[in-house]
Molecule: Glycine riboswitch aptamer
Organism: Anaeromonas frigoriresistens
């Protein structure tokens, strides 16, 4: 001086769905509805059974896809995901 990545660190941007009904009333429970914290799932395909070839059958195997467990359904808070900053640091 400085990348690639990573960081539960700092700024910005950040969507969806009932401010719906009862109740002992910023908490709980009923219905209903959203997906973009988290979490689950498993398709090409690979491996192994493993043989002539195969098939079943077991493991590995992605999402913004699915479920909707959680979690959210005014506002606040939260919030994948990007951009930027910092720290870290190969090189040089």
């Nucleotide at each position: 001086u400085g990348a690639c990545a990573c960081a539960c660190c700092c700024c910005u941007g950040g969507a969806g769905a009932g401010a719906u009904c009862c109740a002992u009333u910023u908490u709980g429970g009923g219905c209903g509805c959203c997906g973009a914290a988290g979490a689950a799932g498993a398709a090409a395909c690979u491996c192994a059974u493993a043989u002539a070839a195969a098939a079943c059958u077991g493991a590995g195997g992605a999402a913004a896809c699915u479920u909707u467990c959680a979690g959210g359904u005014a506002c606040a808070c939260g919030g994948a995901c990007a951009g930027g900053g910092u720290g870290c640091a190969a090189g040089a």